About this RNA
Large-subunit ribosomal RNA, domain VI from a Patescibacteria group bacterium, 300 nucleotides, folded computationally. RNAcentral holds the full RNA, with entries from ENA.

Context: one part of a larger RNA
RNA sequence: CGUUCGAAACUUGAGAGGGCCCUUCAAUAGUACGAGAGGACCUUGAAGGACGAACCUCUAGUGUACCAGUUGUCCUGCCAAGGGCAUUGCUGGGUAGCUACGUUCGGUUUGGAUAAACGCUGAAAGCAUAUAAGCGUGAAGCCGUCCUCAAGAUUAAGUUUCGUAUCUCACCGCUUUGAUUAGAAACAAUUGUUUCCGAGCAAAGUGGUGAGAGAAAGGCUCCUGGGAGAAUACCAGGUAUAUAGGCUCUAAGUGUAUGACCGGCAACGGUUUUAGCUGAGGAGUCCUAAUCAGCCAAAU
Numbered sequence: 001c002g003u004u005c006g007a008a009a010c011u012u013g014a015g016a017g018g019g020c021c022c023u024u025c026a027a028u029a030g031u032a033c034g035a036g037a038g039g040a041c042c043u044u045g046a047a048g049g050a051c052g053a054a055c056c057u058c059u060a061g062u063g064u065a066c067c068a069g070u071u072g073u074c075c076u077g078c079c080a081a082g083g084g085c086a087u088u089g090c091u092g093g094g095u096a097g098c099u100a101c102g103u104u105c106g107g108u109u110u111g112g113a114u115a116a117a118c119g120c121u122g123a124a125a126g127c128a129u130a131u132a133a134g135c136g137u138g139a140a141g142c143c144g145u146c147c148u149c150a151a152g153a154u155u156a157a158g159u160u161u162c163g164u165a166u167c168u169c170a171c172c173g174c175u176u177u178g179a180u181u182a183g184a185a186a187c188a189a190u191u192g193u194u195u196c197c198g199a200g201c202a203a204a205g206u207g208g209u210g211a212g213a214g215a216a217a218g219g220c221u222c223c224u225g226g227g228a229g230a231a232u233a234c235c236a237g238g239u240a241u242a243u244a245g246g247c248u249c250u251a252a253g254u255g256u257a258u259g260a261c262c263g264g265c266a267a268c269g270g271u272u273u274u275a276g277c278u279g280a281g282g283a284g285u286c287c288u289a290a291u292c293a294g295c296c297a298a299a300u
Stems, first nucleotide, its partner, number of pairs: 001152001005163007015149004021049007033038001051106005059100004066093005071086006110144003117137004166213013181198001183196006218296004222238005243289003246285005252278003259272005
C1' cells in the first nucleotide's frame, strides 16, 4: 500500500515445512523343521543407541560490581582496620541467568489408495484361466492421522464486539413567505377591486456537491521496563499505577565481621556470634521515576 467505512479480539486452513530411525535381550521355544549340527515365521514384552525439542527440580560447568582466605608492594601519619596494583594477583566456594555432562518428552495409533506378490467370480476359447467386464488381500514406501507456520490464499476468507456525534463557508436545485414588476381575465364602473401567471430580489427551511474545522471507536509518539530483542518487532505497564529503582522482610551464597572483653611472653585462640556482608531470586511498600502533553483517525 492492498484486502472498498474505520477498529479490537478470536478462529478456519488453501498451501509450506518437519517428523515418521535403529539395535539388543526375554517369552512363545530349544517348539515347528532337521539324521544331527543347528534352529525359526507369527505374536508379546523389556532395555538401549543415535537424532530432535523443551527446561533448570536434581547433578555438573560458568558466574571479571557476591563472600572468605592469602603473598608481594605502595598509600590512608602509626597500631588496628582498610584501599590500589600484580592475568579477576593467586586460592576456596557460589545466587540468578546461560548451558550439558543433567531432567522430561518424541518418532504412537490407525484410515485410504497402491507396488511386487497372492486370490474370488469369469468369458473370449462348452474345458481351463487372478482379467477381458467386475470384486479383494497386500509394504519401513505414497496420501492423511502427529508437530510448526500459514488469508498478499489478489479466490486477499469467517465469527463476535465497538464506533461513525457536530459545526462553518461556497455553489446548484426545490418549497414557503414578503415587497415589487410585465401580462391576462372577471365584477363594479372610467377608474378601482379581486383572481391567475412569467421573470428577477430578500429571508427561512430542505436536498446535493465541494472545501474546511472538529475529532469517535481505536491507534501512535513519548516514558518505566523485560518472560522479548542486532535495529525494528513482541510482551508487561504508565498515578484509577507495583513497570523499574530505592526501602523492609525473606530465599540463597559465604562462613562466625568490626569493636570490646578474656586466656597466652607471643604467634594466636575463645566469648559477644551460626555473626557480618551480599548481583541478578520471591513478596510487600507509591519514597523516586513512568509528569504534562502532542499526533493520526469517521463512508460507498

Model confidence (mean pLDDT): 84 of 100. Lineage of the source: Bacteria > Bacteria candidate phyla.